[in-house]
RNA sequence: GGGCCCAUUGUCCAAUGGCUAAGAUACCUGACUUGCACUCAGGAGAUCCGCGUUCGAUUCGCGGUGGGUCCA
Numbered sequence: 001g002g003g004c005c006c007a008u009u010g011u012c013c014a015a016u017g018g019c020u021a022a023g024a025u026a027c028c029u030g031a032c033u034u035g036c037a038c039u040c041a042g043g044a045g046a047u048c049c050g051c052g053u054u055c056g057a058u059u060c061g062c063g064g065u066g067g068g069u070c071c072a
Base pairs, nucleotide, nucleotide: 001071002070003069004068005067006066007065010025011024012023018055027043028042029041030040031039048064049063050062051061052060
């Protein structure tokens, strides 16, 4: 320098045009307990950035940023 892949709550990860973005774990509150833990109930929390296509974009296109891998 070139090819390919990836980027979503604190972490892991699903959703591939219809979003009111699912789940696990962690966190907070309450119940339970003498107390803690476990368990149960509830709560808050996310789409890397910009532009475009579309009635509608996490999803499609272009560019950028960051990461991984291969080639040189």
Transfer RNA from a Nanobdellota archaeon, 72 nucleotides, folded computationally. It matches the Rfam family "tRNA". About the family: Transfer RNA (tRNA) molecules are approximately 80 nucleotides in length. The family's RNA type in Rfam is transfer RNA. The prediction has a mean pLDDT of 83. Taxonomically the source falls in Nanobdellota (Archaea, Nanobdellati). The RNAcentral record of the sequence draws on ENA.